[in-house]
Molecule: transfer RNA
Organism: Gammaproteobacteria bacterium
RNA sequence: UGGGGGAUCGUUCAACGGCAGGACUGCGGACUCUGACUCCGCCAAUGGUGGUUCGAAUCCACCUCCCCCAG
Repeated sequence: UGGGGGAUCGUUCAACGGCAGGACUGCGGACUCUGACUCCGCCAAUGGUGGUUCGAAUCCACCUCCCCCAG
C1' cells in the first nucleotide's frame, strides 16, 4: 500500500430494517447464628460524522482503532 473481517452494558456473547437482550461482575433483598451456595429484583451499552428510509445496532459513504491475508 492492496484485499478481507471486526468495534454493542465494567467483561463476554446475541439481536429479519420495527421494544437493544442473555450470562458473569456490581448493587439491593430473601434465605442463614455469620458467611458461602441458591433464589428474586435493580443498574448498565450500539466507536465517530453524514446519508438512505415512515423507521437504522442492522443498509451506504467517509474517519478512528483492532485482527487476518498478500506484496